The RNA shown here (c-di-GMP-I-GGC riboswitch aptamer) has 81 nucleotides. The coordinates come from a structure-prediction model, not an experiment, and the mean pLDDT is 89. Rfam family: c-di-GMP-I-GGC riboswitch aptamer. Rfam links the family to the GO term cyclic-di-GMP binding.
[in-house]
RNA sequence: CUCGAUAAAGGCAAACCCGUCGUGAGGCGGGGACGCAAAGCCACGGGGCUCUACCCAGUAGAGUUAGCCGGGUUGCCGAAG
Numbered sequence: 001c002u003c004g005a006u007a008a009a010g011g012c013a014a015a016c017c018c019g020u021c022g023u024g025a026g027g028c029g030g031g032g033a034c035g036c037a038a039a040g041c042c043a044c045g046g047g048g049c050u051c052u053a054c055c056c057a058g059u060a061g062a063g064u065u066a067g068c069c070g071g072g073u074u075g076c077c078g079a080a081g
Stems, first nucleotide, its partner, number of pairs: 002081001003078002011036002016031006034067001040073003044070003047065008
C1' cells in the first nucleotide's frame, strides 16, 4: 500500500412511531435497530423517484436519493494473505 479477523476499542442507524420543514420525492430532531468495514463526506457518470412545461408517444428543465451501482476524497484497528 492492499486486504478484512469468531480480534480490540468504538462508530453509524433501516423499517416503524412522534414532532417539524417541503407541492412532492424527501430532509431535520427525538425514540427505535434491519443491517453496515467507511451505512464518513462529495450529485462527477449511470440508475430509481418527485415536480413543472410542452404534449399522441415522448422530450426538456428543476429537484431528490450517497443505506442503488460506479467513481473521487478522508479515516479506526492490525490477524491471515